[in-house]
Molecule: transfer RNA
Organism: Candidatus Anderseniibacteriota bacterium
RNA sequence: GCCCCUGUAGCUCAGCGGAUAGAGCAAAGGGUUUCUAACCCUUAGGCCGGAGGUUCGAGUCCUCCCGGGGGCA
Repeated sequence: GCCCCUGUAGCUCAGCGGAUAGAGCAAAGGGUUUCUAACCCUUAGGCCGGAGGUUCGAGUCCUCCCGGGGGCA
């Protein structure tokens, strides 16, 4: 330099162009327990890497840029 994959909650990841963007773990509160752990219930936490474009409608499609991983040279 070229090509491919990838970026969504604190972490690991789902998410057919159309619902209020979800799950597990972690966190907070409560229950249970003599206490802790485990278990059960509840809650909070996101402007989906950035900027444009397409569309009635974009996390999703297109372009450029940025970050991460891989391949070729």